[in-house]
RNA sequence: AAUCGAAAAAAGCCGAGUUCCAUUGAUUUGGAAACGGGGGAACCAAGUUUUUGGGGUGAAUAGCUGUGUUUGCACAGCUUAGGGUACCUUUCAACCGAACCCUUCAGCUAACCUCGUAGGCUUGGAAGGGAGCAGAA
Repeated sequence: AAUCGAAAAAAGCCGAGUUCCAUUGAUUUGGAAACGGGGGAACCAAGUUUUUGGGGUGAAUAGCUGUGUUUGCACAGCUUAGGGUACCUUUCAACCGAACCCUUCAGCUAACCUCGUAGGCUUGGAAGGGAGCAGAA
C1' cells in the first nucleotide's frame, strides 16, 4: 500500500410500523397524535354458491420442464403478472417475485366496533432530462 474480516458512528434502504406525555428496576405499564389493516347498513353488485372449502395481510401471481413419488403432493431449475433501487421521470443493468394468518365465515359499505406500531438490510447501480437546495463569481 492492497485485500479480507469484525465493531462503532453517520448517512440511508424495504416496510404502515413513527413521535410525544406520564410511569417502571426494565423497550415495564398506560395514554395521545400520526400512519396502516380488518369487521360492519342503505343503495349498488351478486342473483348461485356452498371440501373442488372460503377469506385476509403482502409486489410476491401464473406457467413450463425435470426428479422423487404414498398419484395427494414435495423438491429443483427456467420464465412470468407484479415490485423496490435514496426528489421526479426515461432508457439500460443487476435484484425480488416470499412468508404468514382466520377457521366453515366475511361483496361494496356511513355511523360504529376492532387490531398493528414489527422485522430485515447496505455504502449509496449507470447515463440523459427536469425540479429543489447549497456554494462561488

Source information
The RNA shown here (c-di-AMP riboswitch aptamer (ydaO/yuaA leader)) has 137 nucleotides and comes from Brevibacillus fulvus. The sequence is in RNAcentral, with records from Rfam. Model confidence (mean pLDDT): 76 of 100. NCBI's taxonomy places the organism under Bacteria, Bacillati, Bacillota, Paenibacillaceae, Brevibacillus.